SAM riboswitch aptamer (S box leader), 85 nucleotides, folded computationally. Of the family's consensus pairs, 97% are formed in the model. Rfam family: SAM riboswitch aptamer (S box leader). Rfam links the family to the GO term regulation of gene expression. It was read from a public genome assembly, where an Rfam model found it. The coordinates come from a structure-prediction model, not an experiment, and the mean pLDDT is 81.
RNA sequence: CACUUAUCGGGAAAGGUGGAGGGACUUGCCCUUUGAAACCUUAGCAACCUACUUUUGUAAGGUGCUAACUCAAGACAGAUAAGUU
Numbered sequence: 001c002a003c004u005u006a007u008c009g010g011g012a013a014a015g016g017u018g019g020a021g022g023g024a025c026u027u028g029c030c031c032u033u034u035g036a037a038a039c040c041u042u043a044g045c046a047a048c049c050u051a052c053u054u055u056u057g058u059a060a061g062g063u064g065c066u067a068a069c070u071c072a073a074g075a076c077a078g079a080u081a082a083g084u085u
Stems, first nucleotide, its partner, number of pairs: 002084007013042005021031003025074004043066003047063003050059003070077001
């Protein structure tokens, strides 16, 4: 990168550097100099895997996540996890 399966109305943010973008794409709408993206530190959440437990609970090791129902509609795409080649 490709394919398969599952999930996407729940949950959870502060600080430092930085200095204008960001919310995948289109349109809309929204966030943002009362500080965007990105990186770092610390903290948190608990979706899948994992461990323990046997109750649908605890832990937080791996991945992930911490504005708005995947922001809405469209497109039938995107994101994440687990697995396969």